[in-house]
RNA sequence: UUUCUUGUAGUGUAGUGGUUAACAUAUUAGUCUUCAAAACUAAUGACAUAGGUUCGAGUCCUAUCGAGAGUG
Repeated sequence: UUUCUUGUAGUGUAGUGGUUAACAUAUUAGUCUUCAAAACUAAUGACAUAGGUUCGAGUCCUAUCGAGAGUG
C1' cells in the first nucleotide's frame, strides 16, 4: 500500500430483517444459616461512531474509528 475477518452488559458468548436484545458469570439486595459458604429469588447493567436502504436494522450497504490476520 492493499485484501479479509471482527466490534453486543464489568467479563465470556447467543441473536432467520419483525414480541420487551437472550444465557452464563460478576456486582448488589433478600430468603436460608448461630455466622459464613453453597443453594434459591429479585434487581442493576449492552448493540463502536455517523449516514443510507426498508413499513421495520444488532442483523443489509457505505464511510470513519478500534482490534486481529494476510499480502506488497
This is a predicted structure of a 72-nucleotide RNA (transfer RNA) from Genlisea aurea. The organism belongs to Genlisea, within Eukaryota. The sequence is in RNAcentral, with records from Rfam. Its mean pLDDT, the model's own confidence on a scale to 100, is 82. It matches the Rfam family "tRNA". By type it is a transfer RNA.